[in-house]
This record gives sequence, C1' cells and structure tokens, in this order.
RNA sequence: GGGGCCAUAGCUCAGUUGGCCAGAGCGCUCGGUUUGCAUCCGAGAGGUCGUCGGUUCGAAUCCGACUGGCUCCA
Repeated sequence: GGGGCCAUAGCUCAGUUGGCCAGAGCGCUCGGUUUGCAUCCGAGAGGUCGUCGGUUCGAAUCCGACUGGCUCCA
C1' cells in the first nucleotide's frame, strides 16, 4: 500500500431479502418472598444502532467517505 470481517444498553450478543414500539441474557434500581442474605417471582431505568453524508415516503439494515479493532496478501 491492497483485500476481507467487525462496530447495536454497563458487559456478552440477536435483529442486516428496508416498514409492528430497537430486543434477549447477565448486571443495575424498586417491590414481593425471608428473622436476614442468597435463590425465586414481579416491575422499572438504561440506546440519537461508531462518525459524517447520500438513496428512499421510510435506514440499525442499502451506497460512499472517515475513525477504531481483528485478519490475510505484499
């Protein structure tokens, strides 16, 4: 220098043939249960889907550039 893959909640990830409200497990908060803790049950908070731009009636999803990580070639 060139190619490929990845970036979504605090963590690990799903969702990527465009459209239902952006979700799960763990974690966190509150409540119930207990003498208390844990377990279990219920509820809740938490996201501008890496950044910027484009396409579209509509983008986490398609396109381009950039940033970061992994990897292959030279």